[in-house]
Context: one part of a larger RNA
Parts: sequence; structure tokens; C1' cells
RNA sequence: CUGGGCGUAAAGGGAGUGUAGGCGGUUAUGUAAGAUAGUGGUGAAAUCCCAGAGCUUAACUUUGGAAUUGCCAUUAUGACUAUGUGGCUAGAAUUACAGAGAGGAUAGUGGAAUACCCAGUGUAGAGGUGAAAUUCGUAGAUAUUGGGUAGAACACCAGUGGCGAAGGCGACUAUCUGGCUGUAUAUUGACGCUGAGGCUCGAAAGCAUGGGGAUCAAACAGGAUUAGAUACCCUGGUAGUCCAUGCUGUAAACGAUGAGUGCUUGUUGUCGGUAUUGUAUCGGUGACGAAGUUAACGCGUUAAGCACUCCGCCUGGGGAGUACGGUCGCAAGAUUAAAACUC
Repeated sequence: CUGGGCGUAAAGGGAGUGUAGGCGGUUAUGUAAGAUAGUGGUGAAAUCCCAGAGCUUAACUUUGGAAUUGCCAUUAUGACUAUGUGGCUAGAAUUACAGAGAGGAUAGUGGAAUACCCAGUGUAGAGGUGAAAUUCGUAGAUAUUGGGUAGAACACCAGUGGCGAAGGCGACUAUCUGGCUGUAUAUUGACGCUGAGGCUCGAAAGCAUGGGGAUCAAACAGGAUUAGAUACCCUGGUAGUCCAUGCUGUAAACGAUGAGUGCUUGUUGUCGGUAUUGUAUCGGUGACGAAGUUAACGCGUUAAGCACUCCGCCUGGGGAGUACGGUCGCAAGAUUAAAACUC
């Protein structure tokens, strides 16, 4: 390479959009590039293979055939692929009317809690722990009442509930805005699927500049524990956590399961539609399970079953997701990605 694979053994890209490319519904008709069949030319000789002949045989020599799976030309066919033209409506999209939703962005508002400040009451403790101590408190703490300020997060509702491509999204209100579902048939008429590169989005941490800073809290300090304790526990506490703008581009970014289409018994829960009153049907989201599948576990119409199309990826362990080089980045680093050697 071929092949075989990718839930857990190595292996699905973090997600989307989309260029090239690959693949592509149904019907009529034309062409004949691919395709199929025939014919002609060529495909040197030697070699190889087959059948003979010549040296006493063999090796060797030699005759004929086959083969040379290819290329070129030409004739025919018109099913399939392709292509031209004209139709169709089952894919796709649009329209109308309904509907659900923590989908996104911006602005405003709210209550509980926390911390701090002021004032009142009040007196000796409070905190904290396995037990303590560091710590706070007679300069009046803790507790309690009233008032104020600040920042962050939104209890109950809340649900194997919902929405989003993924990351993710949860107080309320308004404005702007994306997607989805159902019903109806009306419109377009294959406009589709996938997608190397590219582009965009992408938790947390981190970086830059400027704000903000209540809580929590890497680092750090102290108190304990301990043989030690650079920890677990406690008291403090700075970056950070929050906002704006820009960067970073990674995660057990997980369903460890790429996207799309079709086909293959069912039972049961739940969410959103529609039609009704027997209940059925469409779209999601769960549990169990036919056939089947799997090394097993399990999966099982939301497939890991049966098939097709396209992309990504794997090929013994370590060395190593490392070195070097390239690209990107302010940096941290990211990405691409070996070999020697060794078992």
C1' cells in the first nucleotide's frame, strides 16, 4: 500500500458556516465523453509459457504457436454514468395561521443574604475546632433594633423539564434579534448532502489597558496537627473572581459515539403542537426491551442494527504530543510534527 477499524482496547476534528472537490430524486427525448461488443493497424527481437525438431540425453540450440492484459483508428448499441433540452413533486426552500422556550444583545428595576459605616439597647465574652490556638472584644465586641452605602449572585418555582451548532443559558420588565415545532394547502421546481483549505464562534484559567472590588480565594503570613507537614483543619489575606475593549484558542470541549438519507417488533414516562373524544398523529426528551449486533459490557427507530454518500482520524509500548523547522501569539504558550535509542 492493500486491508481492517475508530462508545470503553490505537483512533470522531471542540462547534458551525462554507470554497474547491466527491456524491446526488423522478420522467420524456437528443448526443455518444465514459461504458459494452466487433473489425483493422501497431504492440522489435530475445526472454517467459505451450507443442514439436537437432546434438546418445540434459543443459543448450532451433521451428511454430500463444502471450504481450496496452495504444490508435473505425463500426455498432443506447440500459447505466455523464451531458443538452423540456416536464414532474415525494427531497429542499418559501408563504399563511398558530405555538413553546434559562436561545442571543442592550437598557432599566427588585427583594433576600453578605460586608462595611452611623446611631440606640446592652455587658463580657465572641469566633473557631475532633480538641485548641492564632484572631476580634471594656478604646464596649458577639447579640439585637433603626438608618445608610457597596459589589456580586438570583432561594422557592425547578422537573433523566426547556432552549442553543457547540461552548453554554435560570430574578423581573422593556426594546431589538436568531433558530425551532405544528396545521394548511398556496408558490418555486432538485435549488440537495458532505465538505480539504478558508472564515466565524468557542468553559475555566491566563495576558494587555482602564474601571470596580461585597463575597470567595491561588500566592503569602500566622495558629494547629504531625516524627516531619512547604498539606488536609482554623484565623487572616493579594492577584483573580465582576464590567468595557482587545488577545489567548485550550478542557474528561464527553453521549469518551462526525454529518446526512433510507429501512428494521414493541411497552412505558415526560415536554410542545394538531385533530378529536375510541384515541390517533407530528416533533423533541428519558426508561425498558424484538430482530440484529458486540470480545464482553452493553447498544437497540435518539443504534453501537441493515445499507449508501462525504469528511476527520488510527496502525505495538516507551522516547513524545517531545526535539528541530514552519505558522500564530505581547507573553504564557498553541498548532503542525519526527528520529536515534530501547522493550
Molecule: small-subunit ribosomal RNA, central domain
Organism: uncultured bacterium